About this RNA: A computed fold for a 77-nucleotide RNA from a Rhodospirillaceae bacterium, annotated as transfer RNA. The coordinates come from a structure-prediction model, not an experiment, and the mean pLDDT is 80. Rfam family: tRNA. The family's RNA type in Rfam is transfer RNA.
[in-house]
RNA sequence: GGCGGAGUAGCUCAGUUGGUUAGAGCGCGGGAAUCAUAAUCCUGAGGUCGGCAGUUCGAGUCUGCCCUUCGCUACCA
Repeated sequence: GGCGGAGUAGCUCAGUUGGUUAGAGCGCGGGAAUCAUAAUCCUGAGGUCGGCAGUUCGAGUCUGCCCUUCGCUACCA
């Protein structure tokens, strides 16, 4: 250089063919229970879905460019 995967909550990830209000687990805050702590149970906060454009009535989802990251490849079809 070429090809491909990934980027969604602090972390690990889901998100069905584009459609109703973006979710789970862990973590964090509060509470219950306990003599107390952990485990357990209840509850809450936390996101403009990597960035900018485009398509569309409507985009986390499709298209283009760019950024970050992981892998394959080293010239042949």
Background: NCBI's taxonomy places the organism under Bacteria, Pseudomonadota, Alphaproteobacteria, Rhodospirillales, Rhodospirillaceae. RNAcentral holds the sequence, with entries from ENA.